[in-house]
C1' cells in the first nucleotide's frame, strides 16, 4: 500500500468482509530450557483459621526474679531475712496507631488535569535562631477488700507514683484592644518601630562525670494539608425551563479560615439552547494501545490524586480522622448464650465456599530497601526481599553437525517410462548448547548480620542419547494430487463449495507457514476519505426546508488616526518520576536494568511589533436605501356588467323513435320524446386573441368597467451614509382533497344502483347520481409544493430569438442598422460531472449564511411529546433481517412500440389431409418378452435401403468359462488338416478312421496345433449433461467478424450507420475512417443453341444389294446421337427513368436477357438439440456373467388415440377389344430370348449377353371402337372360403404372388389443418438400391399438363434502423397482495410484580450544639471551717437528625389471556397490479 463482493459486461455510489497490529485473556490440540515480568476483569458475594501495629522500665508505681553478696536457723543443704540485681511485665503515662497495605461501590463534582492566588489558613515529629524550666498543691488506675454477671464485662470502699492533671510567679518574644510614627501594596488593606494597659508557660530522665535525651514561650525554614479561581472533563432535547437559603445586602454565630456554611432581618433576585433541571453512563490523570498524522479508543500492572472500609446516620480524641484492623446509634447478616444478655465485620497476606469461560501457596526471611517506638541494645513490619504454582505475556536458548546415490525399503501418485517423500533415513566422522553426576563456588555485606542458596557462575565426567507441534492448501492468500461421499455428510471470515470424474466435505501422501508454541472466540485501533479539522457531498445514486419576513448568532465597502484582545517573534516560571526517543553503560546477546540528552506540541507571565482581524473613533460614495421622471403588465382585494353555451320550465310546429357502444343493453319517448321555433329561469365557466408570452415570493392568476392596493423596470443623480448578506427558533403565506356553520347547486361527478364486458369483473366502456365542485366566515398544513437544482455578491468566450424600457445614426413617416439595462429561452467554448448532462438564469471558478444526508428493508412505523373538531400533520427510534439495495450508460433479447423490407408467409388459385377400408410408424395396454433409440417445429413409411431361422441387442431352455474372435509369455503333449458311427432340439459330447511337418552344426531351434497356468480378453451394460468424429434446424435468412487510425475513464462505439439500389453487407454516392476475412456471387455438375474433333454396337440423307419385311449387308459421316473441347449472355447496344452514379423500365437482336432452369455447395453462432446402438473414446459396472454357443419364441400381441401413406367413393368414370410414343436404370452364385405347357401365379427349354451389340422390357395415361346410365351400381375392393405358384433347411405363429368365389365400409369427409407460382401442380406408368423370399415406403426418370398473384392490412417466420424496458437462464422473462403453515423479534393490552426517585405528614436512635440543672463534685478564691463563690457532671428539655411509618405522583423494567401489523421459510392458493404504450 491494498483486496474480493451488487452487472452478460462497464462507470460511479454505497454498505458488507479479509489481510495488519495489541490483549490482565479464555477455550482446542501440543508441549524440552532459562531469564524478567504479569495472574478474580465476574459477586463492593459470604467468610472458618493463622498473620497483617506496635514500642519505651533511660516518663511512674506494685508484682514477678535467674543470679551474686552479706545475716539467723539448723536435719550441711535445707529454711528464712537483708541488700545489689540483669530480665519479664498487666497498669499509668508518652510516641505511633491519619503512614504503610487493599479496592474502584459511590462522585459528570473545583472530583480530576493544567495555571494561578490565599493580603482568608493550620502544620506533631525535623532544621536554624532566640529565650526560659521557681516555687506548690490534690487526685486517678494498678493494687487489697466487699460485691453483680453465665459470659462480656462490671458496681462501691480504702491505699499510692509520675515527663498524668490543676492554681501562683516570671515574660525576651507571643497574644488582646488602643493611639503615635515610617515605609508598601492589589479593593478590603498589609509590613516595621517605639509607647501605655490586660492576658497566657514549663517536666523531668539516663550518666561518676563531662554530657545526652527530653520540657516551655516565639520567629524563621522545611514537610504535609486546607480553602478559592480561569480553562479543559461522556451520552441523551423522545429531559425546555429550573431555583426559596434560592440569588444578593445588613449583623450576630462559627471554623484553622473565606463564605448562605448557619440563622435573624431586608430586596426579588439567580441559572439556561454557549443546553440549565433531569435521566443514563463512568473514579480522574501521568500514561498503554493504534495510527503516516490529526485522531479513535483506553485507564489492568507501575506512580500522583481522589472516594470508600458490612449498610446508613454521628461524633470523640488528636498536629491530622470524621478514623479498613477505634468509639457510639440504627438496619441485615453470622455466631455465643445459663434466654437476662453479649461478640463480630479480609474491598490487608495466605486461604474457604460461591460467582464465573477464566485468575496463584493456609511458604521462607526482616539478610536488603523503607516505616514506628526506643538514648541504644532492640522489638515490631503478610510493607517489601525471595522462593511456589501458571507458555499468561515478552526475551534467548535447543531438539544436533559434517560427509553419505544402491537415488534402499515403505508410503504416495503414475501417461506404467517413471515420478515423489529425497541426503531425508541407515551408515561413517565429530561436537556436547541443554541435560545427567561429581567437585569448586560468589556478588549483593563499608565491621557483624544472607531468606534467596550450597543458588548464579566454573571445572571434569557420561553420552545424539531424553526434547515438534500447530494451522493451512478454490479466489483474496503462501502452499495439489489421489480416494471416499454424492444438494447427503459437512465446509464457510466474504464470494460461495457438495445433485458420481469436488485442488472448497472426510482421510491418506505431499506442500506451504509459524514454531514451544499454534490456531480459535472475544474486545479495541486501523485499512474505512465510511462522521470527512487535517479530508466528503447534496439535479438524476442518501440529501435543498412549500414559500418569504424577521429576533438573537455568522459574516461583511473605500480611506485614515488610537489601542492592542486575537495574531507574531523574544525571555522566564511550570509542564514530577516512571514511560516514549536518542546516546552511553551492565547482566555471555536480547528481554530486562542503570545514567545522561532531548523531548512533554501546554498553560500562566513579561517586552516588544502593529500587516491582517478585532474594538474606539473621524471621514467618504461605490453597496443599501429615499426623492423626482416615465413604463409594463391574467399581481392582489371589493362592487358591477355582459354575451356564447348546457339544463330546465312554458308555448307554437311535428311523428316515432331517441340515445348510447368495438357490438349491444340498462335509460327516455304515442301521457308526443329527439329535432325545431318563440318566451322565461337558474347556476357555474369566460371560446377566439393565446405565445418555452406577461405578473407575482412561492402556492398560483385570463370576458369587461370602476374603487383601493402590493411589487418590478428604465431615466436621472438631489438626498441619507454601510443603514448590508444569511437567518436556528418565531411569526405569516400556502394546490387540490378534507373538516365545521349558513348558503347555493346548471353541468361535472368520489359513494351508490343498473345494464354490458369476462373464466370472475366489487375495474376499465354506458345510463343515471349524492356529498363535492361555487360564494361567505373558521379550520386543515400536505403534493412529482419540480428546474427533482437554498439565498446573496463577484468573475469567467461567443451566437441567436421573444417581452419591457432608453441611448446613437437616420430620414424627422413608419422602418431598418448600431448599442445599454431589466426579463425569458435556444444552441454552444473553456470548465465541470460517474455519466446524462449543466455551461452569464451555472451543475464552471470564488466568498459569507443557513437546511440536510451516511447501506436496504423493518419505517416515516412504533412508543413519548406537541398541534388539528376530526381526517391526520410534525418530531421520529429499536429488536429482527439481507449482502446488497441503488444511479449513469453500453450490448444484447424482449414489447398486445414506430418506420423500412422480405419469404406459397398471408391474399388468388389448384390438389389434398382431417371421415371409410387397407398398409405403415408412432403412443398406450398387454405380455416371459413385445430388445433399443428418436419426442412441438426440426420424433413418428425415423435408425431400418428391406424382423419366417440368421438379423437379435429381448424372453424361456439347454451347455461353457484364458472362453466364439485378438495379443504376448511358461511348462507339458501333438503335426495340423479331413473323414465316418452313435447319442442329443442343438450346442456338445462318446468311440473309430486317416495324417506322422520344416530347417539342423543332430544337441536343438521354427511354424501350426491340443492341455494347463498366468498377463488379459470380452460387454447392442451406465453416462449424448465426461467427449471425438457426424448430422439436424433457425437459414441458402444476409449476415459475423478483424487489423490499423479516431471517439469514449470504461463497458463499448465507428466502420456495418446515412441517402439510393439490389435475390443478395449487390453496387454506387456520401461520411473518421481505410483497409481486410469468413460469409453472397462467381469458379464445378446437369440441362437449353452452335461449332469443332472422332465415329461403334449408334445413326442412314444420297449409291448400291438381299428380303414379305426390317441398317439387313456393302458403303457414308450429311443427320439423330455419344463424349472431349470450344462459343454463347456482359445490362454489351438503344431509348427514358436516376442531382452524377449504382441501378430500374421499355426495345432491338437472339436458342436463351438481366443470377435462362436445375443442383452440389450451409459464416460466426444457438438449441448442455440428436447418436456411447454404426464407429472411436475417458470415466464407471460386470468377469463360471451384463461374456459366448444352441434350440424355441418374441420384436407381427390389441378395448383405444396420433401421424404418414395407398385404395376409393365413380361417367374427365369402368370393364372389353384394337392401337401408338419414352426416358434412365439393372444383369454372370446373374438378366434370360425363341418355343413348348398351365385360365393365372408359374414351369420346362436354353439362343445371346460382362452389355449403346443380347436381355429385363408389352410403358401407362392417350388414341380408335363397343357395354355400362347415377344405382351402393359392370362403382369399390376389405374381410372371408377353398385351390394352388415360387422362394427357402424351413412359409403354424409371421413371406410375396395366382384362379374361383365372397363383395365389408365408403356417396368427396366437422373444427381444424397441408403442399405448390412452370415444364410447377396435378396426373401417368417406367426402373434401381435393399434381397433367397417379402413395398402401398424411399431413391430417380420420362409422358400428359394447369389455375392463380389485385397487393402486403391482417396470421406466421426473418432482415435492418429506431425507442421504452425494473428482462441478460433473456417475455416459456420478471414480479405484486391477501389468504394457509411454520418460525423469530417487537408494539398494544385488563392487570400484575420489583427497582429508582419527587413531595406531604408521623415518629424520632446515636450526637454536637442550646437551655435548665432543685441531684452530685478532689485542685482556685472567699470563711465564723458550719459553708459559700467560680468551674464542672449527671439528669431533663428544645432544634437539627439516620434507618423507619402513611399518603399522592413521576419514571423505569419484568411477567401477561388476547390482539395488531412486520420479518424470515420448500415446488402451497387466488388473482396480475408493476417493468414494453405491461395490454385502462
Nucleotide at each position: 500500500a491494498g483486496a474480493g463482493u451488487u452487472u452478460g459486461a462497464u462507470c460511479c455510489u454505497g454498505g458488507c468482509u479479509c489481510a495488519g497490529g495489541a490483549c490482565g485473556a479464555a477455550c482446542g490440540c501440543u508441549g524440552g530450557c532459562g531469564g524478567c515480568g504479569c495472574g478474580c476483569c465476574u459477586a463492593a458475594c459470604a467468610c472458618a483459621u493463622g498473620c497483617a501495629a506496635g514500642u519505651c522500665g533511660a516518663a511512674c508505681g506494685a508484682g514477678a526474679g535467674a543470679g551474686a553478696g552479706g545475716g539467723a536457723g539448723c536435719u550441711u543443704g535445707c529454711u528464712u531475712c537483708c541488700u545489689c540485681a540483669a530480665u519479664c511485665g498487666a497498669g499509668c503515662g508518652g510516641c505511633g496507631a491519619a503512614c504503610g497495605g487493599g479496592u474502584g461501590a459511590g462522585u459528570a463534582a473545583c472530583g480530576c488535569g493544567u495555571g494561578a492566588g490565599g493580603a482568608a489558613c493550620c502544620u506533631g515529629c525535623c532544621u536554624c535562631a532566640a529565650a526560659g524550666a521557681g516555687g506548690g498543691g490534690g487526685a486517678c488506675a494498678a493494687c487489697a477488700g466487699u460485691u453483680g454477671g453465665a459470659a462480656a464485662c462490671g458496681a462501691c470502699u480504702g491505699c499510692u507514683a509520675a515527663u498524668a492533671c490543676c492554681g501562683c510567679a516570671u515574660a525576651a518574644g507571643c497574644c488582646c484592644a488602643c493611639g503615635g510614627c515610617u515605609c508598601g501594596g492589589c479593593a478590603u488593606c498589609g509590613a516595621g518601630c517605639a509607647g501605655a494597659g490586660g492576658g497566657a508557660a514549663a517536666a523531668g530522665g539516663a550518666g561518676c562525670a563531662a554530657u545526652c535525651c527530653g520540657c516551655u514561650u516565639u520567629g524563621a525554614g522545611a514537610u504535609g494539608g486546607c480553602c478559592u479561581c480561569g480553562c479543559g472533563u461522556c451520552c441523551g432535547a423522545u429531559u425546555a425551563g429550573c431555583u426559596a437559603g434560592u440569588u444578593g445586602g445588613u449583623g450576630a454565630g462559627g471554623u484553622a479560615a473565606u463564605g448562605g456554611c448557619c440563622c435573624a432581618c431586608c430586596a426579588a433576585g439567580g441559572c439556561g439552547a454557549c443546553g440549565a433541571u433531569c435521566g443514563g453512563u463512568a473514579g480522574c490523570c501521568g500514561g498503554a494501545c493504534u495510527g503516516a498524522g490529526a485522531g479513535g479508543u483506553u485507564g489492568a500492572a507501575c506512580g500522583g490524586c481522589c472516594a470508600c472500609a458490612u449498610u446508613g446516620g454521628g461524633a470523640c480524641u488528636g498536629a491530622g480522622a470524621c478514623a479498613c484492623g477505634g468509639c457510639c446509634c440504627a438496619g441485615a447478616c453470622u455466631c455465643c448464650u445459663a434466654c437476662g444478655g453479649g461478640a463480630g465485620g479480609c474491598a490487608g497476606c495466605a486461604g474457604u465456599g460461591g460467582g464465573g469461560a477464566a485468575u496463584a501457596u493456609u511458604g521462607c526471611a526482616c539478610a536488603a530497601u523503607g516505616g514506628g517506638g526506643g538514648a541504644a541494645a532492640c522489638c515490631c513490619u503478610g510493607a517489601u526481599g525471595c522462593a511456589g504454582c501458571g507458555a499468561c505475556g515478552c526475551c534467548g536458548c535447543g531438539u544436533g553437525g559434517a560427509g553419505g546415490a544402491a537415488g534402499a525399503a515403505g508410503g504416495u501418485c503414475u501417461u506404467c517410462g517413471g515420478a515423489u517423500u529425497g541426503u531425508a533415513a541407515a551408515c561413517u566422522c565429530c561436537u556436547g548448547u541443554u541435560g545427567u553426576u561429581g567437585a569448586g563456588g560468589a556478588a549483593g555485606a563499608u565491621a557483624a548480620u544472607g531468606a534467596c542458596g550450597g543458588u548464579a557462575c566454573u571445572c571434569a565426567a557420561c553420552a545424539a542419547g531424553g526434547a515438534a507441534g500447530u494451522g493451512a492448501c478454490g479466489g483474496c492468500u503462501a502452499a495439489c494430487u489421489a480416494c471416499g461421499u454424492g444438494c447427503c455428510a459437512g465446509c464457510a471470515g466474504c464470494c460461495g463449495c457438495g445433485g458420481u470424474a469436488a485442488a472448497a466435505c472426510g482421510u491418506a501422501g505431499g506442500u506451504c507457514a509459524c514454531a514451544a508454541g499454534c490456531g480459535u472466540u472475544g474486545u479495541c485501533c486501523g485499512g474505512a476519505a465510511u462522521u470527512a479539522c487535517u479530508g466528503g457531498g447534496u439535479g438524476u445514486a442518501a440529501a435543498g426546508g412549500g414559500a418569504g419576513c424577521g429576533c438573537a448568532g455568522g459574516c461583511g465597502g473605500g480611506c485614515g488616526a488610537u489601542c492592542a484582545a486575537g495574531u507574531u517573534g523574544g525571555a522566564a516560571g511550570u509542564g514530577a518520576a516512571a514511560u516514549c526517543c536518542a546516546u552511553g553503560g551492565g547482566c555471555u546477546c536480547a528481554a530486562c536494568c542503570c545514567a545522561u540528552g532531548a523531548a512533554c506540541u501546554g498553560c500562566u507571565u513579561u517586552c516588544a511589533a502593529a500587516a491582517c482581524u478585532g474594538a474606539u473613533u473621524g471621514u467618504c460614495u461605490u453597496g443599501a436605501g429615499u426623492a423626482g421622471u416615465g413604463c409594463a403588465g391574467a399581481g392582489g382585494u371589493a362592487g358591477g356588467c355582459g354575451g356564447a353555451a348546457u339544463u330546465c320550465c312554458c308555448g307554437g310546429u311535428g311523428u316515432a323513435g331517441c340515445g348510447g357502444u368495438g357490438g349491444a343493453a340498462u335509460g327516455c319517448g304515442u301521457a308526443g320524446a329527439u329535432a325545431u321555433c318563440g318566451g322565461g329561469a337558474g347556476g357555474a365557466a369566460c371560446a377566439c386573441c393565446a405565445g418555452u408570452g406577461g405578473c407575482g415570493a412561492a402556492g398560483g392568476c385570463g370576458g369587461c368597467c370602476u374603487a383601493c392596493u402590493g411589487g418590478g423596470c428604465a431615466c436621472c443623480a438631489a438626498c441619507u451614509g454601510a443603514c448590508g448578506c444569511u437567518g436556528a427558533g418565531g411569526c405569516u403565506c400556502g394546490a387540490a382533497a378534507g373538516u365545521g356553520u349558513g348558503g347555493g347547486u346548471a353541468g361535472c361527478a368520489a359513494a351508490c344502483a343498473g345494464g354490458a364486458u369476462u373464466a370472475g369483473a366489487u375495474a376499465c366502456c354506458c345510463u343515471g347520481g349524492u356529498a363535492g365542485u361555487c360564494c361567505a366566515c373558521g379550520c386543515c398544513g400536505u403534493a412529482a409544493a419540480c428546474g427533482a437544482u437554498g439565498g446573496g455578491c463577484a468573475c469567467u468566450a461567443g451566437g441567436u430569438g421573444c417581452a419591457g424600457c432608453g441611448g446613437g445614426u437616420g430620414u424627422c413617416g413608419a422602418c431598418c442598422c448600431c448599442u445599454g439595462c431589466u426579463g425569458u429561452g435556444c444552441c454552444g467554448u473553456a470548465g465541470u460531472u460517474a455519466a446524462c448532462g449543466c455551461a452569464u438564469u451555472a451543475a464552471g471558478u470564488g466568498c459569507c449564511c443557513c437546511g440536510c444526508c451516511u447501506g436496504g428493508g423493518g419505517a416515516g412505523u412504533a412508543c413519548g411529546g406537541u398541534c388539528g373538531c376530526a381526517a391526520g400533520g410534525c418530531u421520529g427510534a429499536a429488536a429482527c433481517u439481507c449482502a446488497a439495495a441503488g444511479g449513469a450508460a453500453u450490448u444484447g433479447a424482449c414489447g398486445g412500440g414506430g418506420g423500412c423490407c422480405c419469404g406459397c408467409a398471408c391474399a388468388a388459385g389448384c390438389g389434398g389431409u382431417g371421415g371409410a377400408g387397407c398398409a405403415u410408424g408412432u403412443g398406450g395396454u398387454u405380455u416371459a418378452a413385445u430388445u433399443c433409440g428418436a419426442u412441438g417445429c426440426a420424433a413418428c413409411g425415423c435408425g431400418a435401403g428391406g424382423a419366417a431361422c440368421c438379423u437379435u441387442a429381448c424372453c424361456c431352455g439347454g451347455g461353457u468359462u484364458u472362453g466364439a474372435a485378438c495379443u504376448a509369455c511358461u511348462g507339458g503333449g501333438g503335426a495340423c488338416c479331413g473323414g465316418u458311427a452313435c447319442a442329443g432340439a442343438g450346442a456338445u459330447g462318446u468311440a473309430c478312421c486317416c495324417u506322422u511337418c520344416c530347417c539342423u552344426u543332430c544337441g536343438g531351434g521354427g511354424a501350426c496345433u491340443c492341455c494347463a497356468g498366468a498377463a488379459g480378453a470380452g460387454g447392442u451394460g451406465c453416462u449424448g449433461c465426461a467427449u471425438g468424429g457426424c448430422u439436424g434446424u433457425c437459414g441458402u435468412c444476409a449476415g459475423c467478424u478483424c487489423g490499423u487510425g479516431c471517439c469514449g475513464u470504461g463497458a463499448g462505439g465507428u466502420g456495418u450507420u446515412g441517402g439510393g439500389u439490389u435475390a443478395a453487407g449487390u453496387c454506387c454516392c456520401g461520411c473518421a475512417a481505410c483497409g481486410a476475412g469468413c460469409g453472397c456471387a462467381a469458379c464445378c455438375c446437369c440441362u437449353g443453341c452452335c461449332c469443332c474433333u472422332a465415329g461403334u454396337u449408334a445413326c442412314c440423307a444420297g449409291c448400291g444389294g438381299a428380303u414379305u419385311a426390317u441398317g439387313c449387308c456393302g458403303g457414308g459421316g450429311a443427320c439423330u446421337u455419344u463424349a472431349g473441347g470450344g462459343g454463347g449472355a456482359c445490362u454489351g447496344c438503344c431509348g427514358g427513368c436516376g442531382c452524377c452514379a449504382a441501378g430500374c423500365c421499355g426495345g432491338a437482336g437472339g436458342a436463351a436477357g438481366g443470377u435462362g432452369g436445375g443442383g452440389a455447395c450451409g459464416a460466426c453462432g444457438u438449441c448442455a438439440a440428436g447418436u456411447c446402438a454404426u464407429c472411436a473414446u475417458g470415466g464407471c459396472c460386470u468377469u463360471u456373467a451384463u461374456g459366448u454357443c444352441c434350440a424355441g419364441g418374441g420384436c407381427u400381441a390389441c378395448a383405444c388415440a396420433c401421424g404418414u401413406g395407398c385404395u376409393a367413393c365413380a361417367a374427365u368414370g369402368g370393364a372389353c377389344g384394337g392401337u401408338a410414343c419414352a426416358g434412365a436404370g439393372g444383369g454372370u452364385u446373374g438378366c434370360a430370348a425363341a418355343c413348348c405347357c398351365g385360365u393365372g401365379a408359374g414351369g420346362g427349354g436354353g439362343a445371346g449377353c460382362c452389355a449403346a451389340u443380347c436381355c429385363c422390357a408389352u410403358a401407362a395415361a392417350g388414341c380408335c371402337g363397343u357395354c355400362c346410365c347415377u344405382a351402393g351400381u359392370u362403382c369399390g375392393g376389405a374381410u372371408u372360403g377353398c385351390a394352388g405358384u415360387c422362394u427357402g433347411c424351413a412359409a403354424c405363429u409371421c413371406g410375396a404372388c395366382u384362379g374361383c368365389a365372397u363383395g365389408a365400409a365408403g356417396u368427396u369427409g366437422g373444427a381444424a389443418u397441408c403442399g405448390c407460382u412452370a415444364g410447377u401442380a396435378a396426373u401417368c406408368g417406367c426402373g434401381u438400391a435393399u434381397c433367397a423370399g417379402a413395398a402401398c415406403g424411399a431413391c430417380g426418370c420420362g409422358g400428359u399438363g394447369a389455375a392463380u398473384a389485385c397487393g402486403u392490412u391482417c396470421c406466421c417466420g426473418g432482415g435492418c434502423c429506431u425507442u421504452g424496458u425494473a428482462c441478460a437462464c433473456a417475455c416459456c422473462g420478471c414480479c405484486c397482495g391477501u389468504c394457509a403453515c411454520a418460525u423469530c423479534a417487537c408494539g398494544a393490552a385488563a392487570g400484575u410484580c420489583g427497582g429508582u426517585u419527587g413531595c406531604a405528614c408521623c415518629a424520632g436512635a446515636a450526637g454536637c450544639c442550646a437551655g435548665u440543672g432543685g441531684g452530685c463534685c478532689a485542685a482556685c478564691c472567699c470563711u465564723u471551717c458550719g459553708g459559700g463563690g467560680a468551674g464542672g457532671c449527671a439528669g431533663c428539655u428544645g432544634u437539627c437528625g439516620a434507618a423507619g411509618g402513611u399518603g399522592u405522583g413521576a419514571u423505569u423494567g419484568g411477567c401477561g389471556a388476547u390482539u395488531g401489523g412486520g420479518g424470515u421459510g420448500a415446488a402451497g392458493u387466488c388473482g396480475u397490479a408493476a417493468c414494453a404504450a405491461g395490454g385502462u
This is a predicted structure of a 1480-nucleotide RNA (small-subunit ribosomal RNA) from a metagenome. It matches the Rfam family "Bacterial small subunit ribosomal RNA".